[in-house]
RNA sequence: CGCCAACUUGGUGAUAAAAGGAGCGGAGGAACCAUUUUAAGGGGCUUAUUUCUGAAAUGUUCUUUAAUUAAAAGACACAGAAAGGGGCAUCUCUCAGCCCUAGCCCGUCAGCUAACUCCGUAGGCAUUGAGAGGAG
Repeated sequence: CGCCAACUUGGUGAUAAAAGGAGCGGAGGAACCAUUUUAAGGGGCUUAUUUCUGAAAUGUUCUUUAAUUAAAAGACACAGAAAGGGGCAUCUCUCAGCCCUAGCCCGUCAGCUAACUCCGUAGGCAUUGAGAGGAG
């Protein structure tokens, strides 16, 4: 000088913090509409999703069928690949390049949802070049 992210700024003041305000985010919650669906539950935040492959070689997992020695199918986890999604100093866009695709929460329960109600405002980093258009 900056980056990711909603996570900024006032305020009281001991100029430290809190309650509270504004800004920026999230959840619950009618009618109408939608959905007909309950244990391998269901759902939320978030870019963090989808598909395929993998059972001799990954797993003392779970469900169903079946069996008693098993086995089969599926789910989840894990590994890999692809697609999709997200980020990278300017107001936007294009191209190229480089990265990410995690983690956490609710607790049997929530579709949308006006009024209304509630909650968060953390944390972590150190740098990308070129071209075009517009605004001031």